[in-house]
Context: one part of a larger RNA
RNA sequence: CUGGGCGUAAAGGGCGUGUAGGCGGUCUAAUAAGUUAGGUGUGAAAUCUUCAGGCUCAACCUGAAAAGUGCACUUAAAACUGUUAAACUAGAGAGUGGUAGGGGAAAGCGGAAUUCCUAGUGUAGAGGUGAAAUUCGUAGAUAUUAGAAAGAACACCGACGGCGAAGGCGGCUUUCUGGACCAUUUCUGACGCUGAGACGCGAAAGCGUGGGGAGCAAACAGGAUUAGAUACCCUGGUAGUCCACGCUGUAAACGAUGAACACUAAGUAUGGGGGGAUUUUAUCUCUCUGUGCUCAAGCUAACGCGUUAAGUGUUCCGCCUGGGGAGUACGGUCGCAAGAUUAAAACUC
Numbered sequence: 001c002u003g004g005g006c007g008u009a010a011a012g013g014g015c016g017u018g019u020a021g022g023c024g025g026u027c028u029a030a031u032a033a034g035u036u037a038g039g040u041g042u043g044a045a046a047u048c049u050u051c052a053g054g055c056u057c058a059a060c061c062u063g064a065a066a067a068g069u070g071c072a073c074u075u076a077a078a079a080c081u082g083u084u085a086a087a088c089u090a091g092a093g094a095g096u097g098g099u100a101g102g103g104g105a106a107a108g109c110g111g112a113a114u115u116c117c118u119a120g121u122g123u124a125g126a127g128g129u130g131a132a133a134u135u136c137g138u139a140g141a142u143a144u145u146a147g148a149a150a151g152a153a154c155a156c157c158g159a160c161g162g163c164g165a166a167g168g169c170g171g172c173u174u175u176c177u178g179g180a181c182c183a184u185u186u187c188u189g190a191c192g193c194u195g196a197g198a199c200g201c202g203a204a205a206g207c208g209u210g211g212g213g214a215g216c217a218a219a220c221a222g223g224a225u226u227a228g229a230u231a232c233c234c235u236g237g238u239a240g241u242c243c244a245c246g247c248u249g250u251a252a253a254c255g256a257u258g259a260a261c262a263c264u265a266a267g268u269a270u271g272g273g274g275g276g277a278u279u280u281u282a283u284c285u286c287u288c289u290g291u292g293c294u295c296a297a298g299c300u301a302a303c304g305c306g307u308u309a310a311g312u313g314u315u316c317c318g319c320c321u322g323g324g325g326a327g328u329a330c331g332g333u334c335g336c337a338a339g340a341u342u343a344a345a346a347c348u349c
Base pairs, nucleotide, nucleotide: 003321004320005319006318007303008302012317014201015200016199017198021194022193023192025088026087028085029084030083031082033081034080035077036076037075038074039073040072041071042070049065050064051063052062053061054060091191092188093187094186095184096183097182098181099180103177104176105175106174107173108172109171110154114150115149117147118146119145120144121143125136126135162169163168206247207246208245209244210243211242215241216240220236221235222234223233258316259315260314261313262312263311266294267293268292269291270290271289272288273287274286275285276284277283298305299304322349323348324347331342332341333340334339
């Protein structure tokens, strides 16, 4: 390489939109590019294979045949693929009527708590710990009452629940806005699936400029602990955490499980719809769509998965190929930087 694989052994891209490409529903007709069959030409010699012959045999040599899976032309076939034309509605989309939702963006508002400030009451402690100390407090702390300010986060509801492509999203109201689901079967008529590049989104931390800064808190300082303690514990505390705009582009970005479609036993719980039954509002039943659990068959090295598949198949993409060296060096691209991305080899076991 052919292959064999990718939940946990190496291996699913962090997620989407989508270009090229690959693949693609039902029916009819035409065509003959692919495809299939026949014919002709060619496919050098040597080699290989078979047969025969020559060196005493063999290796070796000579002759003949076969083979040469290929290519070109030609004749035919028309099932499948392709192409062209016409049509269909089961895929896909649109329409109409409804539904649920922490989906997104902006603006405004609210209460609890915390801290600081002011004033009152009040007096010697408070705080903290395993125990302490650093620390705060007679310049009146802690506690408590009233008032005022600031910033950040939204208890209960809250869930095995909901929404989103993923990251993620949770007080309330308004405005703008994306998607999903159900019913109907009115319309279009394959318009589809996947998707190299490309483009966009992308937690936290970090970076730039300007704000903001209550609490928390890397760094740092001090107190303890300890043999030591550059830690765990305590008292403080700056970046940061928050906002606006821009950058970064990574995570155990995890379901460690790519996307789409079809098929293959059940039971049970729950979210959102719809139909039917009934004692008329509790329940039963059917159905579509999510989210969980327990399991048949099957699969799996086992663990386990099991209609939300890791089962049975098809299509397309990404990725893996012993451990270390190494996700490193060099080079390229991107970035303000930090770094990211692409990505070896020597050597070694």
Small-subunit ribosomal RNA, central domain from an uncultured bacterium, 349 nucleotides, folded computationally. Its mean pLDDT, the model's own confidence on a scale to 100, is 88.